[in-house]
RNA sequence: CAAUUGAAAGGGCAAACUUAUCGAAAGGUAAGGACGCAAAGCUACAAGUCUAAGGUGGAAACACUAUGACGGUUGGGCUGCCAAA
Numbered sequence: 001c002a003a004u005u006g007a008a009a010g011g012g013c014a015a016a017c018u019u020a021u022c023g024a025a026a027g028g029u030a031a032g033g034a035c036g037c038a039a040a041g042c043u044a045c046a047a048g049u050c051u052a053a054g055g056u057g058g059a060a061a062c063a064c065u066a067u068g069a070c071g072g073u074u075g076g077g078c079u080g081c082c083a084a085a
């Protein structure tokens, strides 16, 4: 110096929920709030999950479908603080 790993220190992010707002919805954004997280930082390439406006089928009930969404579902890619054993 680098890799693996993660005690300590400095810190970081922020679930559920509430309010406001965008959206057909899933969900997103902002404020409050902390369940937790060593990448719970970024990224929709892959798998998986969620929704069904529109479309298709149906007498109806309803069913199917992503071009939509989820990075705190997982993998992949990129990047990062400190450093004990």
Stems, first nucleotide, its partner, number of pairs: 006082001012037002017032006035072001041078003045075003048070003054065004